[in-house]
Model confidence (mean pLDDT): 84 of 100. A computed fold for a 1527-nucleotide RNA from a Planctomycetota bacterium, annotated as small-subunit ribosomal RNA. Taxonomically the source falls in Planctomycetota (Bacteria, Pseudomonadati). It matches the Rfam family "Bacterial small subunit ribosomal RNA". It was read from a public genome assembly.
RNA sequence: CAAGUGAAGGGUUUGAUCCUGGCUCAGAAUGAACGUUGGCGGCGUGGAUUAGGCAUGCAAGUCGAGCGAGAACCUCAAGACGGAAGCUUCGGCGGAAGUUUUGAGGGGAAAGCGGCAAACGGGGUAGUAAUGCGUCGGAACGUGCCCUCAGGUCGGGGAUAGCCGCGGGAAACUGCGGGUAAUACCCGAUAAUCUCGAGAGAGCAAAGGUCCGCCGUCUGUGGAGCGGCCGACGUGGUACCAGGUAGUUGGUGAGGUAACGGCUCACCAAGCCCAAGACGCCUAGGGGGUGUGAGAGCAUGGCCCCCACCACUGGGACUGAGAUACUGCCCAGACACCUACGGGUGGCUGCAGUCGAGAAUCUUCGGCAAUGGGCGCAAGCCUGACCGAGCGACGCCGCGUGCGGGAUGACGGCCCUUGGGUUGUAAACCGCUGUCAGAGGGGAGGAAAGCUUCGGCUUGACCGAGCCUCAGAGGAAGCACGGGCUAAGUUCGUGCCAGCAGCCGCGGUAAGACGAACUGUGCGAACGUUAUUCGGAAUCACUGGGCUUACAGGGUGCGUAGGCGGCCUGUCAGGUCAGGUGUGAAAUCCCACGGCCCAACCGUGGAACUGCGCUUGAAACCGGCAGGCUUGAGUAAGCUAGGGGUGCACGGAACUUCCAGUGGAGCGGUGAAAUGUGUUGAUAUUGGAAGGAACACCAGAAGCGAAAGCGGUGCACUGGGGCUUGUCUGACGCUGAGGCACGAAAGCCAGGGGAGCGAACGGGAUUAGAUACCCCGGUAGUCCUGGCCGUAAACGAUGAGUACUAGGCGGGUGGAGGUUCGCCUCCGCCGGCCGUAGCGAAAGCGUUAAGUACUCCGCCUGGGGAGUAUGGUCGCAAGGCUGAAACUCAAAGGAAUUGACGGGGGCUCACACAAGCGGUGGAGCAUGUGGCUUAAUUCGAGGCAACGCGAAGAACCUUAUCCUGGACUUGACAUGCACGGAUGGGCUACCUGAAAGGGAUAGUCCUGCCCUCGGGUGAAACGUGCACAGGUGCUGCAUGGCUGUCGUCAGCUCGUGCCGUGAGGUGUUGGGUUAAGUCCUUAAACGAGCGAAACCCCUGUCCCUAGUUGCCAGCGAGUCAUGUCGGGGACUCUAGGGAGACCGCCGGUGUCAAACCGGAGGAAGGCGGGGACGACGUCAAGUCAUCAUGGCCUUUAUGUCCAGGGCUGCACACGUGCUACAAUGCGGCGUACAGAGGGAUGCCAACCCGCGAGGGGGAGCUAAUCUCAAAAAGCGUCGCUCAGUUCGGAUUGCAGGCUGCAACUCGCCUGCAUGAAGCUGGAAUCGCUAGUAAUCGCAGAUCAGCUAUGCUGCGGUGAAUAUGUUCCUGAGCCUUGUACACACCGCCCGUCAAGCCACGAAAGGGGGGGGCAUCCUAAGUCGCUGAGCUAACCUUCGGGAGGCAGGCGCCUAAGAUGAACUCCCUGAUUGGGACUAAGUCGUAACAAGGUAGCCGUAGGGGAACCUGCGGCUGGAUCACCUCCUUU
Repeated sequence: CAAGUGAAGGGUUUGAUCCUGGCUCAGAAUGAACGUUGGCGGCGUGGAUUAGGCAUGCAAGUCGAGCGAGAACCUCAAGACGGAAGCUUCGGCGGAAGUUUUGAGGGGAAAGCGGCAAACGGGGUAGUAAUGCGUCGGAACGUGCCCUCAGGUCGGGGAUAGCCGCGGGAAACUGCGGGUAAUACCCGAUAAUCUCGAGAGAGCAAAGGUCCGCCGUCUGUGGAGCGGCCGACGUGGUACCAGGUAGUUGGUGAGGUAACGGCUCACCAAGCCCAAGACGCCUAGGGGGUGUGAGAGCAUGGCCCCCACCACUGGGACUGAGAUACUGCCCAGACACCUACGGGUGGCUGCAGUCGAGAAUCUUCGGCAAUGGGCGCAAGCCUGACCGAGCGACGCCGCGUGCGGGAUGACGGCCCUUGGGUUGUAAACCGCUGUCAGAGGGGAGGAAAGCUUCGGCUUGACCGAGCCUCAGAGGAAGCACGGGCUAAGUUCGUGCCAGCAGCCGCGGUAAGACGAACUGUGCGAACGUUAUUCGGAAUCACUGGGCUUACAGGGUGCGUAGGCGGCCUGUCAGGUCAGGUGUGAAAUCCCACGGCCCAACCGUGGAACUGCGCUUGAAACCGGCAGGCUUGAGUAAGCUAGGGGUGCACGGAACUUCCAGUGGAGCGGUGAAAUGUGUUGAUAUUGGAAGGAACACCAGAAGCGAAAGCGGUGCACUGGGGCUUGUCUGACGCUGAGGCACGAAAGCCAGGGGAGCGAACGGGAUUAGAUACCCCGGUAGUCCUGGCCGUAAACGAUGAGUACUAGGCGGGUGGAGGUUCGCCUCCGCCGGCCGUAGCGAAAGCGUUAAGUACUCCGCCUGGGGAGUAUGGUCGCAAGGCUGAAACUCAAAGGAAUUGACGGGGGCUCACACAAGCGGUGGAGCAUGUGGCUUAAUUCGAGGCAACGCGAAGAACCUUAUCCUGGACUUGACAUGCACGGAUGGGCUACCUGAAAGGGAUAGUCCUGCCCUCGGGUGAAACGUGCACAGGUGCUGCAUGGCUGUCGUCAGCUCGUGCCGUGAGGUGUUGGGUUAAGUCCUUAAACGAGCGAAACCCCUGUCCCUAGUUGCCAGCGAGUCAUGUCGGGGACUCUAGGGAGACCGCCGGUGUCAAACCGGAGGAAGGCGGGGACGACGUCAAGUCAUCAUGGCCUUUAUGUCCAGGGCUGCACACGUGCUACAAUGCGGCGUACAGAGGGAUGCCAACCCGCGAGGGGGAGCUAAUCUCAAAAAGCGUCGCUCAGUUCGGAUUGCAGGCUGCAACUCGCCUGCAUGAAGCUGGAAUCGCUAGUAAUCGCAGAUCAGCUAUGCUGCGGUGAAUAUGUUCCUGAGCCUUGUACACACCGCCCGUCAAGCCACGAAAGGGGGGGGCAUCCUAAGUCGCUGAGCUAACCUUCGGGAGGCAGGCGCCUAAGAUGAACUCCCUGAUUGGGACUAAGUCGUAACAAGGUAGCCGUAGGGGAACCUGCGGCUGGAUCACCUCCUUU
């Protein structure tokens, strides 16, 4: 110097949006565990579960300088035994070693007496919610060892261990006798500042040891440190624990303690604690700190430090300075061990270690070298404290696994569009280095001290830095992840399988999400997972949230405690603020510096510890006290409105019943009916009587009340409000946990009453059913009195109070002023609407706030489970109040947006209906489809928008994985390569065969290019082989393309601007108008695009040009006749160009508009008619079988070829058609008029044959020339005369014709014969608005022929009806509701059935916990006793004092019993609940959800639910009333 540096969000509810709200992720952390992997080191750390049980060893001793005694061993002496060497006279002498006994000395083991220590250190967290802990204080205490000071240490005595002797016992252990020492014990003396006492006075101690120095010892004073005690404040959850307490609370006295104290006892009093949570229950050692966090907080208390508590479980005392004592004692219990069965022993929650349980936690290591402790004068001894080492990636930190060069970008792998890309300078290869680990050597330091003869000597369990040498890139990389969040993707496999998943979610044949590979990303000796904490989470909100509709205002008031509170003055100083001071242990965190190479780690100093105490001061604010004030509040006087309340009395209308009259057949009821009622006289009507309930009009967004609620009239009693005045009081106020009172409807009890209505119930309808909606009846109830109940959508879904913050317009009710009496202005209170600022997610609120603030209360914290269970409490009951959890989901929700939908509304359109005409549905036949059948009846198309559709031509062919059968295998077809070899191919003929195919031979024809003519090449072709071909095999839900449909409907969008937080809106709505989003106008829009229209084609009129094959007016020629010919361009026509129509003109209507209506002119008039043309999009619409194409499948077959069959099959059903049923017809005969097309393997004339189909024949025609070709209906005439017919033509027989290789299955046509059904068609349904319908024929495509009555075109004849939009269908626009968004073919509810999960109840059963009562009483303290025993003292020697054993008493652990409480487990059965792709029954809700829904209550019902009563709008729609806004 520094020590204050810090705050991020994302995913997921929706079609989309904003909000609310939960779930979830990214971060950090851990005494961790698990999976995969694992080189080295440093520093830390490691039994969190069973305070479960423990083998073994060690963990507390020490002092001989307190004492007696003293083993082994050594020395000496003596004795005994012994006998070696040597000597020997062989008799012996000699006596060593050795052994042993005794004594002395040394020596000191083990044990003992005594002292000190053992109460520390070490371990654990069971108990404990306060006897604890933390912080700060306090007074009535103790204290060994240590320090200080003062003083002393005199004289005696009696024992007892050890020891010896004798016993008991298996052992543990123990008895008796004898004798002994002390710093052990006792007595006496001395006695103070010590103790007692007011004082006088009285009382009290000691120990010695040592060679010396010295060490001890006693009394007292003071101290240090330590401990005991007391107080305040702080220190979990639960009220589903609300009352607790009998020594309990206090007093007096006594006892007890080191000390205060009910600590204990006697007596007296009746207190004490508690909503600021007592008592109970559950959980838990507390703190320093630790983790996280921006902080405030939240969570936590392992290692380290402080405190407390525990020591097998429970109880108890002893000793001592200190214990009620972890490794002391006694008792009880459980457990374990020993035992000779008599009895004993033990306590690892010390260090290691073991078993058990568990996901899980280490060595039965070394050393006292260091630090520290005990004892000792000391040496020293002891020390599992401690220091070290070992094991574990358990954590933090550090290091390494190499560095540089190296491109043909090698091989391999993976991908690939086949070009390449990537792995990748990565490797190989070249050069270099030497960290770590390894081997060898050497070694600072951790060592300071201690002893000493002062010279010096001694001390490392373990670790070991740095240094030297050697070798060599040599020994050292993995884990997770790659759909989004979240950094990093490709291929293959798989096919809702296998699997993944933190959330959202992936997987059903192209998976970036599963598995693998390659590759990439992240971290790295680790990486992931799991668990837990904090964070994110402002998601419990003190900092820092909310309650109209999302979760949340109590149904309303009164009021207790509590909280909060007007103006002025003074004072106090509790809160508050400031200064000083004490404390806040150390460690930790932070800062600075320093030490290990760095770091982790460690050291020193500082800062901090946000707290508490003491003290000095300030006095604004809060608070206390005192005094005053009037504006808050109350009070008074006057006036005033009112369905405010209670009781009594009265009134009329209506209704029902009864009586009577009139009357005579129905009434009643409904969508329609029926039940019901009526000739025994109903209904209707008249008169009369009775009864009960409710009070029409007035009546209003009106009034009153706290709310519930209150409505005829009068009277009585009574509550509250408002205005004016300003009398009186003087803050008396606001709110209000508990509490108390009131509280719609339904319901309950008792007694009345009962007209109408009407749950339940009965009947009738409706219906598939109808426990409903509708109808006929009808009991409780509805009414009254008394008493319960206490709930509602009790709603303004909005608590109460006060103040402030633009206005405008209505209503009610007071007052004041002015007045021309019409009224105007102003001041209050109540009740409404619109709206500014502001607020709000928005809708909206907006002086009656949901704005701005303050005060108080209530309530909320995802959905479901559930307002359920349990407990408590209230109730007669129904039930109310309070009120969870397991489990489960990734949402549930609010507001608004765009769509879609509605058995919602408005406007408009369409052959949509209506008005018409003709059909279909009935018949026969044709054709397609379904079904059935079959060896096969190939495939596709499926409401509209499949079904005379693909198919504009199935006898073979076509034709297909259709069937049966026979064949081929590089193939029927394409390309390439290799080899072969010079062949090979076409045609004809042959064998076999159904053909295809197979086989063999002969004949004939053809056979490239180059060439040095030797040959080469290998093209075409062939054979063999390899690549590959082929597939109408699958997937139209992988696709392209094409097509259908809504729909020729009028819509669909964009740019910019504006509005909205946003989705989005506006534009595009509104008013007109149109066929049209066509146009005009208005308007925060202005413009634009795709559609509509127009442009294009055909057709209708005219003009110009042109004139063959078309035309023929005039001229000419010719013919029986015909534009036949010459000519002509006039006309028709042909085919190119142009004109023409635009609401242009007139009148009217209309907004001075757009436009509409009428008229003129015109061939055509308001789009002239028709066609082509089809917006954004919808239907995963159709098509892999037109074609193309990804992927998959197949390869002597799913390919290819062939024969035959099938696609034509027939009890049936449907669609689309044809022909009819006849006379507006049919038939015969005669006769007229089109358009558009086709034609060369073709159309085919004339002519001939045939009844005819057709045959023969052959002219013309590449076609405005020739031909198909006759048009038909029509017209004229004849017949038929209403009949199953002269209608109708099916069916069948016979005979023919044509095409074709071939008409059996299975073609068409002709003639003759046959002559069926059918006499106009049920329910239902189709087309068409004008050259249309209807009707008539003609042509064409496909095609050998044909199944064509189909299809595509063409013309001829040629109507009727509608000027309307109620209804059906569809569509457009606007609006409304919505719980739909796969969009109503939507969504969705409940029972039942099945599976599975958790929970509740339950006869009971089992277990735990803490109390209570009684019994029994161990050990033990205390008290009493103590006749037995008894060393010290006294003694008069008798004894006494004192002590002890024993006995008794109080207390009391364990035990036993009993009645309760509480908790847990379990329980036959039972109850609901949650969940579970495709179970059953219905349709309750969402739209007016088809009976509007919902709330409370009551009854009923398989179920959703239905019904009654009261309430709510969070109900659609229409009309009316009123009001508001704008002008």